[in-house]
RNA sequence: AAAUUUUUUUUGAGAGUUUGAUCCUGGCUCAGGAUGAACGCUGGCGGUGUGCCUUAAGCAUGCAAGUCGAACGAGAAGCUCCCUUCGGGGAGCAGACAGUGGCAGACGGGUGAGUAACACGUAGGAAUCUACCUUAUAGUGGGGGAUAGUCUUCCGAAAGGAGGGGUAAUACCGCAUGUGACCGCAAGGUUAAAGCCGUAAGGCGCUAAAAGAGGAGCCUAUGUCCUAUCAGGUAGUUGGUGGGGUAAAUGCCUACCAAGCCAAUGACGGGUAGCCGGUAUGAGAGUAUGAUCGGCCACAAGGUUACUGAGACACGGAACCUACACCUACGGGUGGCAGCAACUGGGAAUAUUGCGCAAUGGACGAAAGUCUGACGCAGCGACACCGCGUGUGGGAUGAAGCUUUUCGGAGUGUAAACCACUGUGGCGGGGGAUGAAUUUUGACAGUACCCCGCUAGAAAGCACCUACUAACUACGUGCCAGAAGCCUCGGUAAUACGUAGGGUGCGAGCGUUAUCCGGAUUUACUGGGCGUAAAGCGUCCGUCGGCGGUUAUAUAAGUCUCUUGUUUAAGACCUCGGCUUAACUGAGGGAAAGCAAGGGAAACUAUAUGACUUGAGUCUGUUAGAGGAAGUUGGAAUUCUCGGUGGAGGGGUGAAAUCCGUAGAUAUCGAGAGGAACGCCAAUUGCGAAGGCUAGCUUCUAUGACAGUACUGACGCUCAGGGACGAAAGCUAGGGUAGCAAAAGGGAUUAGAGACCCCUGUAGUCCUAGCCGUAAACUAUCUUUGCUAGCUGUUCUGUGCAUUAAGCAUGGAGUGGCGUAAGCUAACGCGUUAAGCAAAGCGCCUGGGGAGUACGGCCGCAAGGCUAAAACUCAAAGGAAUUGACGGGGGAGCGCACAACCGGUGGAGUAUGUGGUUUAAUUCGAUACAAAGCGAAAAACCUUACCCAGAUUUGACAUAUACCUUCAAACUUAUGGAAACAUAGGUCUUCUUCGAGAGUGGUAUACAGGUGAUGCAUGGCUGUCGUCAGCUCGUGUCGUGAGACGUCCUUUUAAGUAAGGUAACGAGCGCAACCCUUAUCGUAUGUUAUAUGUGUCAUACGAGACUGCCUUUGCUAUGCAAGGGAGGAAGGAGAGGACGACGUCAAGUCAGCACGUCCCUUACAUCUGGGGCUACACACAUUCUACAAUGGAGCCGACAAUGGGAAGCGACAGGGUGACCUUGAGCAAAUCCUACAAACGGCCCCUCAGUUCGGAUUGAAGGCUGCAAUUCGCCUUCAUGAAGCCGGAAUCGGUAGUAAUCGCAAAUCAGCACGUUGCGGUGAAUUCGUUCUCGCUCCUUGUACACACUGCCCGUCAAGCCAGCAAAGUCGGCAACGCCCGAAGCGGGAGACCAUAACCAGCAAUGGAGUGGCCCUUCUACGGUGAGGUCGGCAAUGAGGACUAAGUCGUAACAAGGUAUCGGUACUGGAAGGUGCCGAUGGAUCACCUCCUUU
Repeated sequence: AAAUUUUUUUUGAGAGUUUGAUCCUGGCUCAGGAUGAACGCUGGCGGUGUGCCUUAAGCAUGCAAGUCGAACGAGAAGCUCCCUUCGGGGAGCAGACAGUGGCAGACGGGUGAGUAACACGUAGGAAUCUACCUUAUAGUGGGGGAUAGUCUUCCGAAAGGAGGGGUAAUACCGCAUGUGACCGCAAGGUUAAAGCCGUAAGGCGCUAAAAGAGGAGCCUAUGUCCUAUCAGGUAGUUGGUGGGGUAAAUGCCUACCAAGCCAAUGACGGGUAGCCGGUAUGAGAGUAUGAUCGGCCACAAGGUUACUGAGACACGGAACCUACACCUACGGGUGGCAGCAACUGGGAAUAUUGCGCAAUGGACGAAAGUCUGACGCAGCGACACCGCGUGUGGGAUGAAGCUUUUCGGAGUGUAAACCACUGUGGCGGGGGAUGAAUUUUGACAGUACCCCGCUAGAAAGCACCUACUAACUACGUGCCAGAAGCCUCGGUAAUACGUAGGGUGCGAGCGUUAUCCGGAUUUACUGGGCGUAAAGCGUCCGUCGGCGGUUAUAUAAGUCUCUUGUUUAAGACCUCGGCUUAACUGAGGGAAAGCAAGGGAAACUAUAUGACUUGAGUCUGUUAGAGGAAGUUGGAAUUCUCGGUGGAGGGGUGAAAUCCGUAGAUAUCGAGAGGAACGCCAAUUGCGAAGGCUAGCUUCUAUGACAGUACUGACGCUCAGGGACGAAAGCUAGGGUAGCAAAAGGGAUUAGAGACCCCUGUAGUCCUAGCCGUAAACUAUCUUUGCUAGCUGUUCUGUGCAUUAAGCAUGGAGUGGCGUAAGCUAACGCGUUAAGCAAAGCGCCUGGGGAGUACGGCCGCAAGGCUAAAACUCAAAGGAAUUGACGGGGGAGCGCACAACCGGUGGAGUAUGUGGUUUAAUUCGAUACAAAGCGAAAAACCUUACCCAGAUUUGACAUAUACCUUCAAACUUAUGGAAACAUAGGUCUUCUUCGAGAGUGGUAUACAGGUGAUGCAUGGCUGUCGUCAGCUCGUGUCGUGAGACGUCCUUUUAAGUAAGGUAACGAGCGCAACCCUUAUCGUAUGUUAUAUGUGUCAUACGAGACUGCCUUUGCUAUGCAAGGGAGGAAGGAGAGGACGACGUCAAGUCAGCACGUCCCUUACAUCUGGGGCUACACACAUUCUACAAUGGAGCCGACAAUGGGAAGCGACAGGGUGACCUUGAGCAAAUCCUACAAACGGCCCCUCAGUUCGGAUUGAAGGCUGCAAUUCGCCUUCAUGAAGCCGGAAUCGGUAGUAAUCGCAAAUCAGCACGUUGCGGUGAAUUCGUUCUCGCUCCUUGUACACACUGCCCGUCAAGCCAGCAAAGUCGGCAACGCCCGAAGCGGGAGACCAUAACCAGCAAUGGAGUGGCCCUUCUACGGUGAGGUCGGCAAUGAGGACUAAGUCGUAACAAGGUAUCGGUACUGGAAGGUGCCGAUGGAUCACCUCCUUU
């Protein structure tokens, strides 16, 4: 909220996916229900339903419509009787086949092709017909001529047909009668029949006319899909008159007349479609659908046509044409399953050539009865709905198996086994219905059901388990195979693939696919939107339409109410009942709503008639303005021309050049020409509908505002279609052309530069006349009306007060700003000029792309504009705001970041490392800063991981078990060998509790072992940003939210250091401090220091520095900070170190160690010898030494500190030129040694050279270490004496005891140091400063970035693929038009043709009437032909589009995107694009103006 008296009942769910995250918009997808379904896996029973949705494709065979002898004639076989010439005949009974006749074959059954229509639904209507049935009335008299069957003669293959003879009727035809009926104004005229059965009664019929019921035909209103890229259609068309026609109204048909009729409320055309009751879904409103059942329609192989009949233009009738099929003797015939079965075909797919008329119903008949593939049943199919079952109870040592495991266990799991029981079902047996009414009669069916017996025995699967969505582990695989509804999963630890175990859901089913509704408020009536997301027409006028101020009366169309009729039944809902229940089904009931008819109400809308003034308009007064059009006038400036002066440059740019100039430019003065534009005023100014409008004056013209309140009296608002105006560019014609300037040319820039910059320069820009009709035509905000706090400017115009003036207050109309008033909004923002609250009308939107494109149409001279799709493709596209990151954005600050200064690297040679190359191997790792004298604080062997060769296999090493053992271990010999190792001996022989107990060796098994892989599975450790000052939290507040505030602002600091302000208040990790070293002093101690003393020195403990004191300055002033000073060894962190926040780089390391997983196991393990890691056209990195005189060589002379030392440091002495050797004092070290420090100072030589610089390279001879020095060590001596004379582009370090320079020591180490780590000696220069480079921090701004600028991203070209478009042409469908042909058939006509029973005339012949044929003809199907229309198929080729991990060229856009971008237009270019003109801000930055807020 609805229904109900009440109790009470019914009634709406969301999720995933755009982002780093958020809110919104918006699409896609899912969960639900349903089906005439299909497919996959599986399958026990029963009931009830249901079953060719596709080819209205074709159909073998059988059946589906017959019946009546009581309408009729004839009558086979048979039976009975009679006769018989025995051949047979007659009579009767009964009666087959066929025929005449009657009724029914127009129902029942099927299908949905056509049909957008009076086809259907609903409600009505009048101009009709109606067999059988019912009711009531009248009648049923008397005649006639045929004909089938049949007989016969023929034709034909058949189907069939022809001639002749004869025959009946309820068949046919006259006559009579005329209740009635029909025609006619009337008189009058016309018009009927049939009998049969029965002993009888009577019954069944027949004829005429009437009524009813049921049925049928016709008409009207209204409802009924999509398309306007179908806008005009229509000639029998619309109406009338005459005629015809029908059962019936009517252009239904025809002749004539008139020119109507339909249409934007969608005619006409195109597409699609049987309609409804209902069905599915949904809260409903709706949406979709129209199987089964019921009503209507249409159709019957495709078309046309009529006949008969009550009814048909006829599914199982006829004629004709066409296509197809069949038979044939080739002459000609036959057929129509969209009836029931069945078959073929098609298809993903849909059943039996069953039984029966027992029931219900139908046809015929008087009836018995016959017929009935309607129907009733059965069969097949889990196709659907419903019901039942596949056991129940007990049973733990929680068996086995399987899976998993942290190896303990856990799960499967009371599940099983096992025990006890039950019998739905099954099997066997017995009984046995209802359906049958009334004597008979049961297909189903011995079925349902009941009873007895036996048996746990036949009977569970399917899907899923990442989230949505209930349910998780293991193995396999390794962006593969595959999955997927969406998001997505899979690249070696996959809950997402496959399998297994386990679990979840449903269950004789379960999933998948397809379709419909729902969710989707995602077309929004209920119930949406349009500033920025898709969406307001560029603006105004205005037609149809829609809507409309106050008041009175009337009406009753809308509206409301009551009643009646109807809306078949079934279905749905409620109640009760029948099948054991349910599905299913029977009976009863009721509502809602629609339409129609009638009665009533009168508020609102409407209509009609009056009245009103506030809406609207008119008038009067005042006033405003860049409103429009035309004419005319003006000054400044540019350019050009002429003249004068003048004499070398000018111009231009980031810098240049092209260009101009001695033929005189630029500059300057004067004169003139010409065109275009109008400085200051000038302004968020004003005017206009918008576009737009700016020098002055004149003319013409239009408008607004205010005031007055005189007049009209709703005259109004908005507007589809329509019309007018409409920037710039562009077009046509004619003018004009000063400047500017697309295109074009040239110069630059550049990798290129079709650009940006420069020099020229044409269209154009200007005017006149015409066209175009678009813009970011924007306030991205349609027009009108009303209502809802304010503050503050400004323009126009009133009123009041005061007035010299300025002003103050208060109105109206515009135009701005602010604003959390409220309210709205996704947010941004809007906010009396609304995006608030309401009303009216119009326009527009419905995911992105394709695309504002194609095709078609309209407009245009063209350019093009307007209108405007689809296929295909994606799961997003988008708006606002947030946090970051980034910017060739801004601001502030810092750093040896730049600058200043000093010294280097890059050039040479060498050392070391790396890349590359080579190699059997040159082991591996590191490889921007942050790899490269790095791991490695030492590669000859070893190391060693690599290569070659040779060996070993429980192993070089660990633990455990079992067995064996001649008991060790160790040492040693021999042989082979390069060694390892193998083989063979020898010496020696343990402890002991005497047990092989410990230990050893061997064998076997577990296992060892791996520098093998993965640093992208990891731990730990480390680097880097960065010793940068940051990173966060709690509570609170703000925001829908992500988030924000705090952490911001000002001042300050090395510092998020500190102070003040402040919706914040506090806190944490970082900073600082605490720790170590060091500088000064004191005290104590005094060895190994000191000759002694003092001091130095050493060790330990302490003091000292805190802006503490003074002064100045600043500020937000009890404070903080800065500058200076005193004192002091040291002054503002004294110097140095350790210490490294949250995090970043999948940074580095599995080869230091540890460790998951994978891999190898007589080898990827282990041992040994040798080699390699040391190679060498080359490139790079880091050093060393130099290039010399501030130096080199020689001699002499001074001064340190840190360290180290026993398999060690090694003094003194001696030898050697020397490395070093011999010897070995002292020292486990403040004692001894290493150990002479060097630069430095003094003297002297060298004198600018490839040198007395430089020392590479090479030769010879040596020394040391070591098992070993060749590959491959270091050192010494002698000799040799290369490059190199200060280093291009570029680049590194350093701010004080620093750089530079000088040596010393140590670790590693047998030996090897130009490296590294420490130590001291000598000892500078410079810092104006923050513009620039790099990096970092904070604030702010823009962003299309978030893998975060090494980002994103555009277009051409090349390749592949896909779908559409255009296209010469070609093929086909559909509808219509012109002409030709013209079957059957209805109708019409005519004849000197042919035929002809009924009636008439006639004795007859014959004639007449009539009928049929032939002939002619209107209409017409099929067919032919012609020119087009429309739709579709194919198509060389062309243009564009979509898509596709790593193609090419550039870099257009996003930041000021490096030339701000974008819109329109024009030109132009490989391409993005560029340029010109006008416009927009949806442009950053800086400055100024104005306005606002605050002080």
Predicted 3D model of a 1495-nucleotide RNA (small-subunit ribosomal RNA) from a Patescibacteria group bacterium. The coordinates come from a structure-prediction model, not an experiment, and the mean pLDDT is 81.